[in-house]
RNA sequence: ACACACUGACCCGACGUACGGCAGGAGCGGGGGACCCACAGGUACGACGCCUGUUCCGGUUCCCGGAACAGGCUUGGGGUUAAGCCGCGCCUCGGCGCGGCCGGGCAUCUCCAGCCCGCACCCGACAGCUCACCUCGCAGGCGACGGAGAGGAAUU
Numbered sequence: 001a002c003a004c005a006c007u008g009a010c011c012c013g014a015c016g017u018a019c020g021g022c023a024g025g026a027g028c029g030g031g032g033g034a035c036c037c038a039c040a041g042g043u044a045c046g047a048c049g050c051c052u053g054u055u056c057c058g059g060u061u062c063c064c065g066g067a068a069c070a071g072g073c074u075u076g077g078g079g080u081u082a083a084g085c086c087g088c089g090c091c092u093c094g095g096c097g098c099g100g101c102c103g104g105g106c107a108u109c110u111c112c113a114g115c116c117c118g119c120a121c122c123c124g125a126c127a128g129c130u131c132a133c134c135u136c137g138c139a140g141g142c143g144a145c146g147g148a149g150a151g152g153a154a155u156u
Base pairs, nucleotide, nucleotide: 004143006141007140012025016022027138028137029136030135031134032133037128049073050072051071052070053069054068055067056066057065058064059063076126077123078122079121080120084101085100086099087098088097089096090095102118103117104116105115106114108150109149110148111147112146
């Protein structure tokens, strides 16, 4: 380099176009989104979390409090993903180490054995399920050839 593969939704075709990688097609995957269902017990306290600005209202008019709107933030909450939970210890409080449970991967499938992974990112106070409907993505990273059984295809 080629061939054949692995993980993953991330694959096939098309040449419309300015030939740059854009729009669009099919397929695959994700999010939002009704009735019904689920959640929602009572009392008290408190809590649409924080910051800034504008307008309005009230007051004891130095200023304070409340409401609405606009912008910003991440601790609450939520989403994609296998990528989580619990206990103990350490810690610069970001996290680290050990153990347990649980989750994911390893060339058709199942079992056994063996070997690995448990990251990262996003939304921005906010979302249960959910028909119609709306909307987004189609990347990135990489290299196995143990045993038994079942099954399929090709060749002879």

About this RNA: This is a predicted structure of a 156-nucleotide RNA (c-di-AMP riboswitch aptamer (ydaO/yuaA leader)). It was read from a public genome assembly, where an Rfam model found it. Its mean pLDDT, the model's own confidence on a scale to 100, is 75. Its Rfam family is "c-di-AMP riboswitch aptamer (ydaO/yuaA leader)". Rfam's curators write: This family represents a conserved RNA structure found upstream of the ydaO and yuaA genes in Bacillus subtilis and related genes in other bacteria. Rfam links the family to the GO terms cyclic-di-AMP binding and regulation of gene expression.